The RNA shown here (c-di-GMP-I riboswitch aptamer) has 100 nucleotides and comes from a soil metagenome. RNAcentral holds the sequence, with entries from MGnify.

[in-house]
C1' cells in the first nucleotide's frame, strides 16, 4: 500500500561528549522519510586526512610594499583510505501494521 489507521524514524539548528578532520554518540528539535532499519569487505559516487605528481596562464588567501609591478608560501588540478557518509544512487539482509 485504503487521496487510510495504529505504530516508528529525524535533516538543519542549539547543548554535552569522543575525534587531527570529515563524521560518530546523548538530549532537546522537526526538514523530509513506507524501509531514513542493518551492511561502507558487492559496485559507484561524496567527504576528510596525509602522501605523490603538476603547478605555463588564470583565479583565491597570504608574505614584502604608501599602493602597483615582480616575487615567495598556500589553496585551486590530477592519482591514492586502511578514516568516514546508509538521509545520494544501485546491490545485498531482516522486518511492523492493516480492509477489500
Nucleotide at each position: 500500500g485504503a487521496a487510510a489507521a495504529a505504530g516508528g524514524c529525524a535533516a538543519a539548528c542549539c547543548a554535552g561528549u569522543c575525534g587531527a578532520a570529515a563524521g560518530g554518540c546523548u538530549g532537546g528539535g522537526a526538514c523530509g522519510c513506507a524501509a531514513a532499519g542493518c551492511c561502507a569487505u558487492a559496485g559507484g559516487g561524496c567527504c576528510u586526512u596525509c602522501c605523490g605528481c603538476g603547478u605555463u596562464c588564470g583565479c583565491c588567501g597570504u608574505g614584502c610594499u604608501u599602493g602597483c609591478a615582480u616575487c615567495g608560501c598556500g589553496g585551486u588540478g590530477c592519482g591514492g583510505a586502511u578514516g568516514g557518509c546508509a538521509g545520494c544512487c544501485u546491490g545485498g539482509c531482516c522486518g511492523c501494521c492493516g480492509a477489500a